[in-house]
This record gives sequence, structure tokens and C1' cells, in this order.
RNA sequence: GGGCCGUUAGCUCAGUUGGUAGAGCACAGGACUUUUAAUCCUGGGGUCGAGGGUUCGAACCCCUCACGGCCUACCA
Repeated sequence: GGGCCGUUAGCUCAGUUGGUAGAGCACAGGACUUUUAAUCCUGGGGUCGAGGGUUCGAACCCCUCACGGCCUACCA
């Protein structure tokens, strides 16, 4: 340098017809009794890596870029 994969909540990750962005854990509040805690219920929390394009409509399709991982070529 080239190719492939990944980037979504604080963390780990889902998201297949392009049509309201989700789960677990964590966090906050409540209930309860087994009380430094467990269990149950409820809730808050999002620039879907950045920019642009297509579309009535984009996390999803197209282009460029950034970051990370893997493979590979060349030089030495």
C1' cells in the first nucleotide's frame, strides 16, 4: 500500500422488507424480608464513529474520512 470485518445507552451486545432504536448488566426510585445484601416492580439514560449523497422516509443502501482488529503484498 491492498483486501475483509467491526464502530449502536456507562459496559457487553442485538437490531433481514428501508417505516416508533432495543436487551442484559450497571445506575436511580419504590415494594418486600432474609438487612453492608438478596428478590420483585418501575424509571432515567442514545449525535446509531464523522461528513456528504439517494429516498416520502436511512442504524440499515451509495461515496469519502477517522479509529480498532485480522489477513496480505512490497521495502529493508